[in-house]
Context: one part of a larger RNA
Molecule: small-subunit ribosomal RNA, 5' domain
Organism: metagenome
């Protein structure tokens, strides 16, 4: 000097871009934070329409005035069709995206490498297939128990949900052989060898065929579904090499180390088991304690280095605490499940329900850290054929000088150097062109008018071409042109109005260190970073007046260089 996720103090005009819970990984009212598909499937509330009836009203019209006929309403039952809510069966995604740094000094993290020891759901190429069956369980309707939370028994049904058969292009084992390689072993050809798969949904269509008719059969588009084989992207495990302090920590280990066999994992392995064997670390600091997420990077220095790891980006852990395994392509899974604790809450006492280190927001601790805001319009991310849905992810606005950049509190002129206030050697000197006072100017604040700006692109519609196909349906793609959609927002911006008119403070001022006087105090009462400074002439306390700095900030504290 520089610098901060800073805080205290006193002050505070606006604009833009960034930033904000570092303490108690304490405790948590409330609301939201992961859904989606009806083009996988059964069933369907609700509204609307229809088809028949039934009871009740009735405009009109007939009439022997007793009555009859009735278009037409209302409700109620029905027949079919549209809608298509809530749950349910399945599907994909809840393992992404968000938070936090408690734990971890190595199972971590940078950093180069193996993986002939693996794995990969969506996505992209490619090869083949896509046939036949069949029995359930949910919704649903009976019937129970229980305060609920929720649970049981019967009965009925659909699928792309289960579960048999059939096909083997393939793939796995097993065997032969030939190559190459880095030892295990890789690869390619080869066999009457064993084993092993699937499901449909939505569109269109000139002929032909089944059908009374819907439709179907046959072609044919799109999304799926099975077995492979390559790709991208991911990820798993193995290694070199670097990662902090104490030695007031010196010796530590029994699955310990290493072999053989098995399990056992996607896979290597004491990863587990049995058996044998007596082995591995270690002053180049093992074990042990303490501390800490680790990196890209920040800060700082002329570098070298210290010092740090907050927003951002990557990789790790973590989800009350502790263990644990299920589904799945992936988890031992933040807003799944089981089991113990510990703590809140319901309760009929028998029993239950809960996890803000997600976004607000609350208490609590604390020198100290925002909104119980809006919007899915973009940009991404699930799910869908889209159309959309959902999205506290994001994108926005708010709040705080917490920072950083930018702007502005006027500008020219103005000397009887004006009243004041300070200071005097009383002559004056200083405040000071500074004020008034003239003349401008209009940033940025306030009002008024424009501003459907820019962020947009997709989707549908129409048309053109290509491709697919028998096909001018259809569907894909490409390209034109109309249409739809904006939270921020009447926001940013641009005219015009009026008027200097709403906008300056903080700190120093004995030396370091720019910047002096005067009065009150009188070792008091204060000051100080370091010398020091004060006991009656204090440039050093406190107060003016005045200089100096630095300015929407100034100064302190803290803590690094």
């Nucleotide at each position: 000097g520089a610098a901060c996720g800073a805080a205290c103090g006193c002050u505070g005009g606006c604009a833009g871009c960034g930033u904000g819970g570092a303490u108690u990984a304490g405790g948590c009212a409330u609301g939201c934070a992961a859904g989606u598909c009806g083009a996988a499937c059964g069933g369907g509330a609700u509204c609307c329409u229809u088809u028949g009836g039934a009871u009740u009203c009735a405009a009109u019209c007939u009439u022997u005035c007793g009555a009859g006929a009735g278009a037409g309403a209302a409700u109620c039952c029905u027949u079919g069709g549209g809608u298509g809510a809530u749950a349910g069966u399945g599907g994909c995604g809840g393992a992404a995206g968000g938070g936090u740094g408690a734990g971890u000094a190595a199972u971590g993290c940078g950093u180069g490498g193996g993986u002939a020891a693996c794995c990969u759901a969506c996505c992209c190429c490619u090869a083949a297939g896509u046939u036949g069956g069949g029995g359930a369980c949910a919704a649903c309707c009976c019937c129970g128990c229980g305060a609920a939370a929720g649970c049981g028994g019967g009965g009925c049904u659909a699928a792309u949900a289960c579960c048999g058969a059939a096909u083997g292009u393939g793939g796995u084992c097993c065997u032969u052989c030939a190559a190459c390689g880095c030892a295990u072993g890789u690869u390619g050809a080869g066999g009457u060898g064993a084993c092993u798969g699937a499901a449909g949904g939505c569109g269109g269509g000139g002929a032909u065929c089944c059908g009374c008719a819907a439709g179907g059969a046959c072609c044919u588009g799109c999304c799926g579904c099975u077995u492979g084989g390559g790709g991208a992207g991911g990820g798993g495990c193995c290694u070199g090499c670097g990662u902090c302090c104490c030695a007031u920590c010196a010796g530590c280990u029994u699955g310990u180390u290493g072999g053989u066999g098995a399990g056992g994992u996607a896979a290597c392995g004491g990863c587990u088991c049995a058996c044998c064997a007596a082995g591995g670390c270690u002053u180049u600091g093992a074990c042990g304690g303490g501390u800490a997420g680790c990196u890209g990077g920040u800060c700082u220095g002329a570098g070298a280095g210290g010092a740090u790891g907050g927003u951002c980006a990557g990789c790790c852990a973590c989800a009350c605490u502790g263990g644990g395994a299920c589904u799945g392509a992936g988890a031992c899974a933040c807003u799944g499940c089981c089991c113990a604790g510990a703590c809140u809450c319901c309760u009929a006492c028998g029993g239950g329900a809960g996890g803000c280190u997600c976004c607000a927001g609350u208490c609590g601790a604390g020198g100290a850290u925002c909104a119980u805001u809006u919007a899915c319009a973009a940009u991404g991310c699930g799910c869908g054929a889209a159309a959309g849905c959902g999205u506290g992810a994001u994108a926005a606005u708010g709040c705080g000088a917490c920072g950083c950049u930018g702007c502005g509190u006027g500008g020219a002129g103005g000397a009887u150097g004006a009243c004041g206030g300070c200071c005097u050697u009383c002559g004056g000197g200083u405040u000071g062109u500074a004020a008034a006072c003239u003349c401008c100017u209009g940033u940025c604040a306030u009002g008024a008018g424009g501003g459907a700006a820019a962020a947009a692109u997709u989707g549908c519609g129409c048309g053109u071409g290509u491709g697919u196909u028998a096909a001018u349906a259809g569907c894909a793609c490409a390209u034109g042109u109309g249409u739809u959609u904006g939270a921020u927002g009447g926001u940013a911006c641009c005219u015009c109005a009026a008027g200097a008119g709403g906008a300056a403070g903080c700190c120093a001022c004995g030396g370091c260190u720019a910047a002096c006087u005067u009065c009150g105090u009188g070792c008091c009462a204060g000051c100080a970073g370091c010398c020091g400074c004060g006991g009656u002439a204090a440039u050093a306390c406190g107060a003016a007046g005045g200089u100096g700095g630095c300015a929407a900030g100034c100064g302190u504290u803290g803590u690094u260089c």